Predicted 3D model of a 352-nucleotide part of an RNA (small-subunit ribosomal RNA, central domain) from an uncultured bacterium.
The RNAcentral record of the full RNA draws on ENA.
The coordinates come from a structure-prediction model, not an experiment, and the mean pLDDT is 82.

[in-house]
Context: one part of a larger RNA
């Protein structure tokens, strides 16, 4: 380098969200002739290789002023069909715009109820709490239970979905304010402006760090009771970080659809969200078309199976990523990044 692969065996980077180099690349004309196809001419040592001929008896082996190949390269002409450069031009792709629409999409500010706590005070008397069964705990210095207020935190019952949105991570009480993305109508405009993307930049659960607040519950760690041969747990009693805010950091998840992006193209049926049209109707719904999403079977096809199966794991295209037997190892050492933890890159010897 060819090759085979990548849902589950090794293997799709967390998300490709922006995007640079690079690679691809819609229709239609004209040119050009750089790939690209033909002639022709030269060069393409010798050795080697192939065909003929001849020598060692034969072969291997050698020779041979013979023929050939050496798939190359070079000039000069010729072809334009595909690619490619120019030049016009077009609208299906892309993108503007115009009129809708739904939505925990983001970021800030304000706000509301319902519980748990604790804190005050009334009533009230002996047990509460807890368990598999206790004890540890709390309580005559008046608890648990009850009524009345008052503080502070932190999370939003019901609607609530196989429901929505978000690039992914992820988003759930209410209201305002600023804002990002979609989706459907129109085809009004632009006229290929695209696709994919090494480096690169920006987001990135959770735990963890830093400063500095907050702390209601919850609760690593730590202390007690239990269980037990022990119990450094499971279970019960407390409880410090931490969970929460803010501002910087880290940058990893079974970051899973364990299925990269993007285009086209191949049988249907069922549900549901957002729309658009029709159809009916006094209107709303029904019912029928389509678009865009999200689920559930299932044709052809595909798979090792298992199951994908117009949301592809079918059939083709273009580009990035990775994987190449197992343990050693995601480790050492080196290097970059971090305050640390640690993270990215990433082997070997040796066993088998």
């Nucleotide at each position: 380098c060819u090759g085979g692969g990548c849902g589950u065996a090794a293997a799709g980077a967390g998300u490709u969200g922006c995007g640079u180099a690079g690679g691809u690349g819609g229709u239609u004309u004209g040119u050009u002739a750089a790939g690209u196809g033909g002639a022709u001419g030269g060069u393409g040592a010798a050795a080697u290789c192939c065909g003929g001929c001849g020598g060692c008896u034969c072969a291997a082996c050698c020779g041979u002023u013979c023929g050939g190949a050496c798939u190359a390269u070079u000039a000069u002409c010729c072809a334009a069909a595909c690619u490619g450069g120019c030049a016009a031009a077009c609208u299906c792709g892309a993108g503007a715009g115009u009129a809708g629409c739904a939505g925990a999409g983001g970021u800030a500010a304000c706000u509301g109820g319902a519980a748990u706590u604790u804190c005050u005070a009334g009533u009230g008397u002996a047990g509460g709490a807890g368990u598999g069964a206790a004890a540890u705990c709390c309580g005559u210095a008046g608890a648990u239970a009850u009524u009345a207020g008052a503080a502070g935190g932190a999370a939003c019952a019901c609607c609530a979905a196989u429901g929505g949105c978000g690039u992914a991570g992820g988003c759930a009480g209410g209201u305002u304010a600023c804002u990002g993305g979609g989706c459907u109508a129109u085809u009004u405009c632009u006229g290929a402006c695209a696709c994919u993307a090494a480096g690169g930049c920006a987001c990135g659960a959770a735990a963890g760090c830093g400063u500095g607040g907050g702390g209601a519950g919850c609760g690593a760690a730590c202390g007690g009771g239990a269980u037990u041969a022990g119990a450094u747990a499971c279970c019960c009693c407390g409880g410090u970080a931490g969970u929460c805010c803010a501002c910087g950091c880290u940058g990893u998840a079974a970051a899973c659809g364990a299925u990269g992006a993007a285009u086209a193209c191949u049988a249907g049926c069922u549900g549901u969200u957002g729309g658009a049209g029709g159809u009916a109707u006094c209107g709303a719904c029904c019912c029928c078309u389509u678009c865009a999403g999200u689920a559930g079977c299932g044709a052809a096809g595909c798979u090792a199976a298992c199951g994908c199966g117009u949301u592809a794991a079918g059939u083709a295209u273009u580009c990035c990523g990775c994987c190449u037997g197992u343990g050693u190892a995601g480790u050492a050492c080196g290097a970059u990044c971090g305050c640390a933890a640690g993270a990215u890159u990433a082997a070997a010897a040796c066993a088998u």